Source information:
A computed fold for a 130-nucleotide RNA, annotated as FMN riboswitch aptamer (RFN element). Its Rfam family is "FMN riboswitch aptamer (RFN element)". Its family is annotated with FMN binding in the Gene Ontology. About the family: The RFN element is a highly conserved domain that is found frequently in the 5'-untranslated regions of prokaryotic mRNAs that encode for flavin mononucleotide (FMN) biosynthesis and transport proteins. This element is a metabolite-dependent riboswitch that directly binds FMN in the absence of proteins. In Bacillus subtilis, the riboswitch most likely controls gene expression by causing premature transcription termination within the 5' untranslated region of the ribDEAHT operon and precluding access to the ribosome-binding site of ypaA mRNA.The FMN riboswitch structure, reported in present an FMN-bound six-stem junction, adopts a butterfly-like scaffold, stapled together by opposingly directed but nearly identically folded peripheral domains.

RNA sequence: GAAAGUCUUUGUGGCAGGGUGCAAGUCCCUACCGAUGGUAUAGUCCAUGACCCGCGAAAGCGGCUGAUCCGGUGACCUCACAGGAGGAAUUCCGGAACCGACGGUAUAGUCCGGAUGAGAAAAGACAUUU
Numbered sequence: 001g002a003a004a005g006u007c008u009u010u011g012u013g014g015c016a017g018g019g020u021g022c023a024a025g026u027c028c029c030u031a032c033c034g035a036u037g038g039u040a041u042a043g044u045c046c047a048u049g050a051c052c053c054g055c056g057a058a059a060g061c062g063g064c065u066g067a068u069c070c071g072g073u074g075a076c077c078u079c080a081c082a083g084g085a086g087g088a089a090u091u092c093c094g095g096a097a098c099c100g101a102c103g104g105u106a107u108a109g110u111c112c113g114g115a116u117g118a119g120a121a122a123a124g125a126c127a128u129u130u
Base pairs, nucleotide, nucleotide: 002129005126006125007124008123009122010121017029018028019027031110032109033100034099035048036047037046038045043098044097052063053062054061055060068096069095070094071093072092076087077086078085079084102113103112104111
């Protein structure tokens, strides 16, 4: 240094202002938020997790699961290597959009609840083998 193992800790943010109404953080105008790993820095790419559904005594297995375009830059890569040529970010910069489980309640991404839960994963510790 590597592999498999055990344990510990960490592990989701957001309605400010106005309108209507008996009543709305739920409607309307407007505001605000963005889990984990990968990749050029990502809510919208690829994959995973949570929620939900089915099977199962359980462990677990299977299924379901939202939304982005336009312009610019060019880390980096390839060819040539004397000059250069081509590619390259849905992640960066500018602009304009869009999305958000279930139950409750005046219709909810933001309130309350299942949840002092679960969890992708991250960090660390221990002992063993090579």